[in-house]
Context: one part of a larger RNA
RNA sequence: UGACGGGGACCCGCACAAGCGGUGGAUGAUGUGGAUUAAUUCGAUGCAACGCGAAAAACCUUACCUACCCUUGACAUGCCAGGAACCCUGCAGAGAUGCGGGGGUGCCUUCGGGAGCCUGGACACAGGUGCUGCAUGGCUGUCGUCAGCUCGUGUCGUGAGAUGUUGGGUUAAGUCCCGCAACGAGCGCAACCCUUGUCGCUAAUUGCCAUCAUUAGGUUGGGCACUUUAGCGAGACUGCCGGUGACAAACCGGAGGAAGGUGGGGAUGACGUCAAGUCCUCAUGGCCCUUAUGGGUAGGGCUUCACACGUCAUACAAUGGUCGGUACAGAGGGUUGCCAAGCCGCGAGGUGGAGCUAAUCCCAAAAAGCCGAUCGUAGUCCGGAUCGUAGUCUGCAACUCGACUACGUGAAGUCGGAAUCGCUAGUAAUCGCAGAUCAGCAUGCUGCGGUGAUACAAUCCCGGUGUGCA
Numbered sequence: 001u002g003a004c005g006g007g008g009a010c011c012c013g014c015a016c017a018a019g020c021g022g023u024g025g026a027u028g029a030u031g032u033g034g035a036u037u038a039a040u041u042c043g044a045u046g047c048a049a050c051g052c053g054a055a056a057a058a059c060c061u062u063a064c065c066u067a068c069c070c071u072u073g074a075c076a077u078g079c080c081a082g083g084a085a086c087c088c089u090g091c092a093g094a095g096a097u098g099c100g101g102g103g104g105u106g107c108c109u110u111c112g113g114g115a116g117c118c119u120g121g122a123c124a125c126a127g128g129u130g131c132u133g134c135a136u137g138g139c140u141g142u143c144g145u146c147a148g149c150u151c152g153u154g155u156c157g158u159g160a161g162a163u164g165u166u167g168g169g170u171u172a173a174g175u176c177c178c179g180c181a182a183c184g185a186g187c188g189c190a191a192c193c194c195u196u197g198u199c200g201c202u203a204a205u206u207g208c209c210a211u212c213a214u215u216a217g218g219u220u221g222g223g224c225a226c227u228u229u230a231g232c233g234a235g236a237c238u239g240c241c242g243g244u245g246a247c248a249a250a251c252c253g254g255a256g257g258a259a260g261g262u263g264g265g266g267a268u269g270a271c272g273u274c275a276a277g278u279c280c281u282c283a284u285g286g287c288c289c290u291u292a293u294g295g296g297u298a299g300g301g302c303u304u305c306a307c308a309c310g311u312c313a314u315a316c317a318a319u320g321g322u323c324g325g326u327a328c329a330g331a332g333g334g335u336u337g338c339c340a341a342g343c344c345g346c347g348a349g350g351u352g353g354a355g356c357u358a359a360u361c362c363c364a365a366a367a368a369g370c371c372g373a374u375c376g377u378a379g380u381c382c383g384g385a386u387c388g389u390a391g392u393c394u395g396c397a398a399c400u401c402g403a404c405u406a407c408g409u410g411a412a413g414u415c416g417g418a419a420u421c422g423c424u425a426g427u428a429a430u431c432g433c434a435g436a437u438c439a440g441c442a443u444g445c446u447g448c449g450g451u452g453a454u455a456c457a458a459u460c461c462c463g464g465u466g467u468g469c470a
C1' cells in the first nucleotide's frame, strides 16, 4: 500500500422481513453425472456448467464406431503429356467405385497456339473438429450499470508512499455544495441515441368515416374532421409557490400539467479480478500424423438405462371439467412461399383454385372472458402417462429414431420432508399469438399483446461499498 476478521461505524441491494406464486413429492420433456457400449463424438463443472455451444442429430449435419475403398489426394498454386467441355446409357456392387457403349466437337487466334474445363504423371506441397485457452489474438462470462479507477503539476515524507479522492451535508451516482496544501484533468456517472406516454404542423393510400347520397357490407361516390400511419416540431427544467436547511447543495409539501423530480423500458459495462471460458466459429506460435490422426461410401451411434441431480411442461380439480352460443389484441411472417371461398373426410388431412412481391391478399381460430346447460366431492364426466389397432403428412427413406389424428386403454397423482427459487406495477400470477432454426419435428428460446393482484418495515442472514481505529 493492499487483503482478510464468526471486530466496530455509515450506507445500498427482492439481501432479509411483509406478502404472492412456485421448486423439492407424481408423470412426462430436456440437459448433466454415473453406468453401459464397437461407438454411446467433443466442449461447458459453485455463484458465473447442467432446455448451455445446439436458432432443430431419421440420411445429411457428424467431429464417434464397424465394414469396404483412395493416396498429389474432396480443396489451392506451380510443371509436363493427352483430350473440348458436356450429355445419354449398360453390367457388377450396400454404396463409394470399377469395367464398358453411344452422341458431341464450341470461344479467341498473328494458325504457332491461348483461355476455360476434364483425364493421366512426377514432385514441391495439400489436409488434420489431432494436442496445448497454462504460448496467443479476437470474442465472451463475472464482480456490476457497482461508483469507482487514475494522471499532470505542486506540497509533505529519507523512502515505500501520502495528499488531491479525506472531512460536514446531499444524491441513484467521486451527483452537487461547503470546507481544506492543494490546483486542474482523464476513463467511468449523467446527458447526447432508440422506444413508449401528450399536443401541434405537414401528408392521405392499401388506412379512416363526422356530415351527404348508396350498399348485404366503408361496398361505391365523396371527404381527410376523427382514428391511424410516418416525417418534422413543442413539451419537464426542481422552471413556479410554501416550508426545512449553513444566505449553499439539496430535501419535504403544493399548484399547473398527458407526464414531476432519472416519467417507464432499452442500448450503453471504467481501471481491473477469476493463468475464468473458447485452439470444435475464426485466426495463430510450438508439438504431433502424412498409403494416415488425411479423404470417400454404406450401415450403426450421438436417442442405451439399476440409479442421482438441475431446468421446465402437465396435473392433483368446482375460482374447476365438458358441451353449445358469443366478444375483444398486439407484434410478426409469406413467391422453391402464404394459401381464401367451395367440396370430401369424425379428424389429422385431401381436393380446389381466387388473391397476394403485401397498411390491399393469406397465415388467422386469439385464448383466458361473457351468456346458458350439465357434473356434485368421487381417484370422479378430475388427471392424462402407458399400451393396442387403424390412419394422415413431410421426406430417396420414419425399424433402430419424426410429428400429428381417430377409436379403445386408462397408470402415478388428493397440494408435496429437510431445504430452496422468482418477484415492488401494467410487475407477479395467469391466458393465448407470432417468429427464428426448419423438408418434417418446440413442453425450449426470442418477441407480442389480453386479464391483472398482495405487500411496503428496517432487527437479523447474504452480497456490495467506503473508513483504517475514530
Base pairs, nucleotide, nucleotide: 007469008467011464012463013462019423020422021421022420023419026314027313028312029311030310031309032308033307034305035304042053043052064300065299066298067297068296069295070294073125077124078123079121080120081119082118083117086103087102088101089100090099091098092097107114108113127289128288130287131286132285136283137282138278139277140276141274143272148187149186150185151184152183153182154163155162156161167178168177169176193266194265195264196263198234199233200232201231202230203229204228207224208223209222212221213220237260240254241253242252243251244250316416320375321374322373323372324371325370326369332363333362334361337356338355342351343350344349382413387408388407389406390405391404392403393402429451430450431449432448433447434446435445
Molecule: small-subunit ribosomal RNA, 3' major domain
Organism: uncultured bacterium